The RNA shown here (transfer RNA) has 71 nucleotides and comes from Penicillium psychrofluorescens. Rfam family: tRNA. It is annotated as a transfer RNA. RNAcentral holds the sequence, with entries from ENA.

[in-house]
RNA sequence: UCCGAUGUGGUGUAGUGGUAACAUCACCGUCUCUCACACGGUAGCCCGGGGUUCAAUUCCCCGCAUCGGAA
Numbered sequence: 001u002c003c004g005a006u007g008u009g010g011u012g013u014a015g016u017g018g019u020a021a022c023a024u025c026a027c028c029g030u031c032u033c034u035c036a037c038a039c040g041g042u043a044g045c046c047c048g049g050g051g052u053u054c055a056a057u058u059c060c061c062c063g064c065a066u067c068g069g070a071a
Stems, first nucleotide, its partner, number of pairs: 001070007010024004018054001026042005047063005
């Protein structure tokens, strides 16, 4: 320098053009003499910008970061 892949709650991962999900963590409640476990609830997220579309996390373009490959 070129090519490809990935980017989603604090963490690890699903997901799909039409309200973004699971596990865990945090907080609150029930239970308990207390803690833990268990159960119930709450909060929190689509890398950035632009385009297409009635509607974009999803499709397209550019950029950024990480990883891999070629030279």